[in-house]
Context: one part of a larger RNA
RNA sequence: ACCGACGAGUUACUGUGUGGUGCAAGCUUAAUCCGUUUAUAGCGGAGGAGGCGUAGCGAAAGCGAGUCCUAACUGGGCGAUUUAGUACCAUAUAGUAGACCCGAAACCGAGUGAUCUACCCACGGUCAGGGGGAAGCUUGCCGAAAGGCGAGUGGACGCCCGAACCCGUCAUUGUUGAAAAAAUGUGGGAUGAACUAUGGGUUGGAGCGAAAGACUAAUCAAACUCGGAAAUAGCUGGUCCUCCCCGAAACAGUUUUAGGAUUCGCCUCGGGUAAUUAAAUAGUAGGGGUAGAGUACUGAAUGGAUUACGGGACCUUACCAGGUCGCUGAAUCCAACCAAACUCCGAAUACUACUAUUUUUAUCCCGGGAGUAAGACGAUGGGGGAUAAGCCGCAUCGUCAAAAGGGAAUCAGCCCAGACCAUCAGCUAAGGUCCCUAAAUAUAGGCUAAGUGGUAAAGGAUGUAAGAUCGCCUUGACAACCAGGAUGUUGGCUUAGAGGCAGCCAUCAUUUAAAGAGUGCGUAACAGCUCGCUGGUCGAGCGGUUUUGCGCCGAAAAUGAUCGGGGCUCAAGCCUAUUACCGAAGCUAUGGGUUUUGCCAUAUUUAUAUGGCAGAGCGGUAGGGGAGCGUUCUUGAUGCAGUGAAGAUAGACUGUAAGGACUAUUGGAGUAUCAAGAAGUGAUUAUGUCGGU
Numbered sequence: 001a002c003c004g005a006c007g008a009g010u011u012a013c014u015g016u017g018u019g020g021u022g023c024a025a026g027c028u029u030a031a032u033c034c035g036u037u038u039a040u041a042g043c044g045g046a047g048g049a050g051g052c053g054u055a056g057c058g059a060a061a062g063c064g065a066g067u068c069c070u071a072a073c074u075g076g077g078c079g080a081u082u083u084a085g086u087a088c089c090a091u092a093u094a095g096u097a098g099a100c101c102c103g104a105a106a107c108c109g110a111g112u113g114a115u116c117u118a119c120c121c122a123c124g125g126u127c128a129g130g131g132g133g134a135a136g137c138u139u140g141c142c143g144a145a146a147g148g149c150g151a152g153u154g155g156a157c158g159c160c161c162g163a164a165c166c167c168g169u170c171a172u173u174g175u176u177g178a179a180a181a182a183a184u185g186u187g188g189g190a191u192g193a194a195c196u197a198u199g200g201g202u203u204g205g206a207g208c209g210a211a212a213g214a215c216u217a218a219u220c221a222a223a224c225u226c227g228g229a230a231a232u233a234g235c236u237g238g239u240c241c242u243c244c245c246c247g248a249a250a251c252a253g254u255u256u257u258a259g260g261a262u263u264c265g266c267c268u269c270g271g272g273u274a275a276u277u278a279a280a281u282a283g284u285a286g287g288g289g290u291a292g293a294g295u296a297c298u299g300a301a302u303g304g305a306u307u308a309c310g311g312g313a314c315c316u317u318a319c320c321a322g323g324u325c326g327c328u329g330a331a332u333c334c335a336a337c338c339a340a341a342c343u344c345c346g347a348a349u350a351c352u353a354c355u356a357u358u359u360u361u362a363u364c365c366c367g368g369g370a371g372u373a374a375g376a377c378g379a380u381g382g383g384g385g386a387u388a389a390g391c392c393g394c395a396u397c398g399u400c401a402a403a404a405g406g407g408a409a410u411c412a413g414c415c416c417a418g419a420c421c422a423u424c425a426g427c428u429a430a431g432g433u434c435c436c437u438a439a440a441u442a443u444a445g446g447c448u449a450a451g452u453g454g455u456a457a458a459g460g461a462u463g464u465a466a467g468a469u470c471g472c473c474u475u476g477a478c479a480a481c482c483a484g485g486a487u488g489u490u491g492g493c494u495u496a497g498a499g500g501c502a503g504c505c506a507u508c509a510u511u512u513a514a515a516g517a518g519u520g521c522g523u524a525a526c527a528g529c530u531c532g533c534u535g536g537u538c539g540a541g542c543g544g545u546u547u548u549g550c551g552c553c554g555a556a557a558a559u560g561a562u563c564g565g566g567g568c569u570c571a572a573g574c575c576u577a578u579u580a581c582c583g584a585a586g587c588u589a590u591g592g593g594u595u596u597u598g599c600c601a602u603a604u605u606u607a608u609a610u611g612g613c614a615g616a617g618c619g620g621u622a623g624g625g626g627a628g629c630g631u632u633c634u635u636g637a638u639g640c641a642g643u644g645a646a647g648a649u650a651g652a653c654u655g656u657a658a659g660g661a662c663u664a665u666u667g668g669a670g671u672a673u674c675a676a677g678a679a680g681u682g683a684u685u686a687u688g689u690c691g692g693u
Stems, first nucleotide, its partner, number of pairs: 001693006011097013026052003032046005056063002066078004100238002103235001107228006118202005124196003127192001129161003132157001136153007165189003170185004204220001206216002241628006252263004265372002267369006277362001278359009292345001293343002298339002302335005310328002312325004375400007383392002405416003420592004425588003431582003434566003440579001442578006453568001459553002463550010480537005486510003491505003516531001520529002593618011629682001631679010647666005653660002
C1' cells in the first nucleotide's frame, strides 16, 4: 500500500411538543403479595399508599370565584366568567449522567527505583620510562660580622616530555549505522581537586549538583508503575442505505468576547387567522436637506475701487498739537471663486399614508426543529490609503457561496441563462458566421496602410479623410524657368579700413515696369553670389488658421515565437445601416414521472385511499420535513429443502433509487414470503483497530 472483518447520536430517569390507544371530571397504580407457567421471563388477580387533574389568591395565618395590596378603594396585580384531563406506547428535542466516536499536555493518590548516573561513607587497587632539580645537609673560599660565592649531596612540585589509564579538541567516515552516540586519524590530563574494583547511603516538589536546569536505569523545567479515569478539550480529524418537498446565513445587540456562545433576523414543519393582511404598478398627499447649485449667513480666498479718531513716511513744532501723502491696512463696495462638519435654494430615487387595479395567502400570530453569526468578487455612492493594491472598512444591488448549461481560447464572483426524465424535432439569448469550428468569403456606404486591428502616457510630426473660416487668383495666383534688381551714394558717425551687410544714428530723394540707404552668403575693405521687388514664359487653382475621424513616433527583459492558431488589407480590421443563418440543459413540440391546488367518480363510519381531468411547480450546501430499501433477531401464518437450503461464481432479466428475481455451475444443511415487533442495523477515508498478502 491493497484486500477482508471490526469501527461513532446509545441507554436510564425527568421535562416539553407531536402522533396514537384506553378511560374521562376524572385518570392511574408503585413497592409488595397471590395464582398460572419448564422458569427468576410472560400472563391473570390483589394492592388506591401515592401522583396528576377538577380553584384561585396571598410570604403566611387565611379567605375563596375571588383574593392580595390598604385604615379603605371609584383603584391596581393575579385569577374566575371559555371545564379536559390522565395513564401508557411511539417519535422529536432538552436537562442530568462518559452522552456521537477517537485524541492531549497536565493534576492528585499510593507505591517501585541510585546494578545507569550525581554526591557521600567504608575497605582495597593502579600510575612504563625520561627530564628539570626547591628547601635542607656536607664541604671549600671570602668577610669583623650579618652573610655571600662555589662544589657536592638531597629529592620538593595540583613541575615538564611521554605509554598504561582517564578524557573527548578538530576533521573525515557513519546517519534504514558495525553502533539508539561509534570507527579512524589528530588531540588534552597522566603524583593528583588523579583514576578505579567491591560493599553501603541519600529520591520525586524530593535527592544530588566545582551550577549545564545537569543527573536520578536509552525517560527529567519535576522519574517510573498502577489507580482517580471514559479527567477536561470553546480545538483538529472522523461519523456508514435510497428517493421526494422546501431551503438559509456569513447580519444586529450582549459577551475576560472576537475561529466560542446567547437573543433577534433569515430556513423548515404543524396549527390558527381570511382581513380593504402582504406585494407590484398607477394616482394623490406628505416630511426631508442628499446630488446639483449658490454665496444670503459662517469660514476660506484672488484682483480692483473708496478710505478709518488704525499703522507708517514727510513737513512743521520747546511741549501740546497741526498739516500733507493712499505707502500699508480693519471695514464698505465691485468683479471672479471655494466648502463633509456653510445654505437664500434644491431634485431624482427612497420612505410613509390613502385610493384604484393586478397577483391570490405570498402577510400576520402561536408552537416543535434548525443551521448561520470567517464571506468572496463585480457595479454604483462615500470613508481610510497615495482619487495605490486580487488593500482595509461601510451602504444599495447582482452573481458565486449553495448553480450545472452557452459565451469570454483557458478563467468560483464578468455576459447570457436557472438542469424532473426522454427525443437522430423546432425557435432564440449572449456571442458569432474564411479554415481549424456550427453558421454570410452577405448587402450598401465610408475609414485605416499602421498587421493599426492584436497592450500604455505626457509630448512630438507637411500621415491621411471630412468639415469650418480667412487670404491670393484668367486684370493670370502658387511653384519653376528667362531677364532686371539702378542713381544721388563709399548716407552720416565710428574706425587702420567700415563701400547695403562689425557697431551707433538717420532711413530721404531720383530714374523707373521694379529695385530696402538693403534678407542671407561672402571680402582685410572693395569685388562677387543671392533675397525682397518688377517684367516675361506657363495656364488653374494656391496659401494660412482651426474642428473632427482613423492612423505614426514615443514603446527596453531575461529558454522560441504568436491575434486561441492558420492566416487576413475596397479585410477575415474599424464605423454606420440592413437582411439571413448558427448558437444553451433558455422557450416550444411530443411522451413519461412526481409534488401540490381545484373539480369529478368509486370505495369507506370518519380520517382517507384509488382513478380521471385541469392549473401551478420539481438546481441546491448547512438545515427542516416526508416516504421507502436492505441487514440480524423474536412472534404468528403459509411454504421450500440431500430429487440439494444458505453462501459463492457468471449471465444479454427487472424496478424511479436503495434494490429484487431467474438460470447454470459450485456448495453440502438449513432457509424464504407475508403480517407485526425489537435493534450491537448499512463505511472509500478517523497519520482508525486487528488479520492476511
Large-subunit ribosomal RNA, domain II from a bacterium, 693 nucleotides, folded computationally. The coordinates come from a structure-prediction model, not an experiment, and the mean pLDDT is 85.